[in-house]
């Protein structure tokens, strides 16, 4: 110094004019005894993110409901942080990459990265397509041997071909998967049939909180595979969300209540009966009050499981103190543009100094936080491994 992996942080820097959307000093104007309220101005001060993004977990609020099982959903190696989590950290075991060591070989040890729904498959039930013979208390297609017969070649011993009984599971094929491997023994050919050695199981006993590792010893080898099928064991879980909840509160039509006015008078009363004549409930007008909604207005709202620093405890996530900061809160939604130095790139020109134009990822709050995911020009810095070089 390049590479290549991992982990962490930044996301153009600077001043200036304007414009916006919140807070508002001080002045004017109006209301009120005040206290202070409202309009106006607008010195000062804040104004997007590492993901604000998907709304996928997991809570904080806020409301409703709230007797138990049962059903469903979701979670699944151990600790351990956390308010919690499907999140993080540490740790185990196991696969997969690219190396390196040992070992004639199966096959083993070491350490980087990456990934893992990683409890149960001797509780029960189901599934395993296609190919193939055979798919689970295995099976024989080709193949290999044995033996009978028939052929044929040969003097013969025998070879070879067919067919029949059998006998094996080494080789070759199928497959995601074929019921241990490597060498040797062994037979008719074979075969854990035997043996050494690899692997695998079981496992007395130690270590480790645990998962889980070591393992004397002991079996000839046993029980394929799926639980993101069913289900089994274990643990979590009550709904719906800021349009959540809470206050004030118009016009209009509805509801109730009260006063008022006036035609025209049905039933009814009252004239001894009928007529005439008189009163008259209710509905209909008008104005007044209550009330519930609805439009609109405040509110909830941003100080909080917050940020930075130092010191302390842990390997680590992360906790503990102490001191200091305050950093959007809109409601059709503000965060933008232009000029001046500079920084990165891309074009173009260039008398090789420079100079012009462009560009500046991803994407933008909406009650709030913890996580995941996803998407992101460029560019910092830490480690590890390897190769090159210098001392």
């Nucleotide at each position: 110094g390049c590479a290549a992996g991992c982990g962490g942080c930044c996301g153009g820097a600077u001043g200036g004019u304007c414009g916006c959307g919140g807070c508002a000093a001080u002045c004017c104007g109006u209301c009120g005894c005040a206290a202070g309220g409202c309009g106006g101005u607008g010195c000062g001060c804040c104004g997007a993110g590492g993901a604000a993004a998907g709304u996928c977990c997991g809570g904080g609020c806020u409301c409703c409901a709230u007797g138990g099982a049962c059903a469903g959903a979701c979670u699944g190696c151990c600790a351990g942080g956390u308010a919690a989590c499907g999140c993080c950290u540490g740790g185990g075991c196991g696969c997969g990459c690219a190396c390196g060591c040992c070992g004639u070989g199966a096959g083993g040890c070491a350490g980087g990265c990456g990934c893992g729904a990683c409890g149960g498959a001797c509780a029960g039930u189901g599934c395993c397509a296609c190919a193939g013979a055979a798919a689970a208390c295995a099976a024989a297609c080709c193949g290999c041997c044995c033996g009978a017969u028939c052929g044929g070649u040969g003097u013969g011993a025998a070879c070879c071909g067919g067919c029949c009984g059998g006998g094996c599971a080494a080789g070759g094929g199928u497959g995601a998967a074929a019921a241990g491997g490597u060498g040797g023994g062994g037979u008719a050919a074979g075969a854990g049939c035997c043996c050494a050695c690899c692997g695998c199981g079981c496992g007395a006993c130690c270590g480790g909180u645990a998962a889980c590792g070591g393992g004397a010893g002991c079996g000839g080898c046993a029980c394929g595979g799926u639980a993101a099928a069913c289900c089994c064991c274990a643990g979590u879980c009550g709904g719906a969300g800021c349009a959540a909840g809470g206050c004030c509160a118009a016009a209009u039509a509805g509801g109730c209540g009260g006063c008022g006015a006036g035609g025209g008078g049905c039933a009814g009363u009252c004239c001894u009966c009928c007529c005439c004549g008189a009163u008259c409930a209710a509905g209909a007008c008008g104005c007044c009050g209550c009330g519930g909604g609805u439009c609109g207005g405040c509110u909830g709202c941003u100080g909080g499981a917050g940020g930075g620093u130092g010191c302390g405890g842990g390997u680590g996530a992360u906790c503990g103190c102490a001191c200091u900061c305050c950093g959007a809160g809109a409601g059709g939604a503000a965060u933008g543009a232009c000029c001046g130095u500079c920084c990165g790139g891309a074009c173009g020109a260039u008398u090789c100094g420079u100079c012009g134009u462009c560009c500046g990822a991803c994407a933008g709050a909406a009650c709030c936080c913890g996580g995941c995911u996803u998407a992101c020009a460029g560019g910092c810095c830490g480690c590890u491994u390897g190769c090159g070089u210098g001392c």